[in-house]
RNA sequence: GCGCGUUGGCGGGGCUCGGUGCAAUUCCGAACCGGCGGUGAUCCAGCCUGACGGCUGGUAAGCCCGCGACCCGGCCGAAUCCAUCGGCCGGUGGACCUGGUGUGACCCCAGGGCCGACGGUGAAAGUCCGGAUGGGAGGCAGCGCGC
Numbered sequence: 001g002c003g004c005g006u007u008g009g010c011g012g013g014g015c016u017c018g019g020u021g022c023a024a025u026u027c028c029g030a031a032c033c034g035g036c037g038g039u040g041a042u043c044c045a046g047c048c049u050g051a052c053g054g055c056u057g058g059u060a061a062g063c064c065c066g067c068g069a070c071c072c073g074g075c076c077g078a079a080u081c082c083a084u085c086g087g088c089c090g091g092u093g094g095a096c097c098u099g100g101u102g103u104g105a106c107c108c109c110a111g112g113g114c115c116g117a118c119g120g121u122g123a124a125a126g127u128c129c130g131g132a133u134g135g136g137a138g139g140c141a142g143c144g145c146g147c
Base pairs, nucleotide, nucleotide: 001147002146003145004144005143006142007141008140010138016030017029018028019027031127032126033116034115035067036066037065038064043058044057045056046055047054048053062114063113071091072090073089074088075087076086077085078084096112097111098110099109100108118130119129120128
């Protein structure tokens, strides 16, 4: 350093102003927000080279490839048909174009767009309340074993 196991803690942001209305942070006009891994032509650092340049590390995507939350189903377990809870497996699962540069852009630059679980609510919610002091992609640190 890599692999496997194990323990611990970490692990999601956002409604402000105005309008209508009996009533809306839910509608309308503007506003605001962007989980995790990967990729990567920005950028930064170090090293190598006479130089072009090369190598290594870090770093750049809501809408490129995947994953997660939510939802649905099957199987198994809790003496249990249903319900509920847990485990495993499967399914579902949102959104981008135009121009520029360039060998090359879905990622850079410019412009204009678009998207956002379920339940609740005096009125329709990405932003309020709730399940949730939950779960979680993952990532950090410690320990053990192997190479």